[in-house]
Molecule: transfer RNA
Organism: Promethearchaeia archaeon
RNA sequence: GGGCGUGUAGUUAAGUGGUAUAACGUCCGACUUGCACUCGGAAGGCCGGGGGUUCAAUUCCCCCCACGUCCACCA
Numbered sequence: 001g002g003g004c005g006u007g008u009a010g011u012u013a014a015g016u017g018g019u020a021u022a023a024c025g026u027c028c029g030a031c032u033u034g035c036a037c038u039c040g041g042a043a044g045g046c047c048g049g050g051g052g053u054u055c056a057a058u059u060c061c062c063c064c065c066a067c068g069u070c071c072a073c074c075a
Stems, first nucleotide, its partner, number of pairs: 001071007010024004018055001026042005048064005
């Protein structure tokens, strides 16, 4: 330098054109003498950044950034 892949709550993942979901974690409550387990509830992301298409984009297209991987180059 080129090809391919990934980038979504604190973490790990799902979603794939119509106002984002789960598990774990966190907080509150119930249970307990107390803790844990279990049960109930809540908060928490605008979907890597920018632009485009569309009535509408996390989802399609382009550029860029980060990471992974393969190839090439480099004395």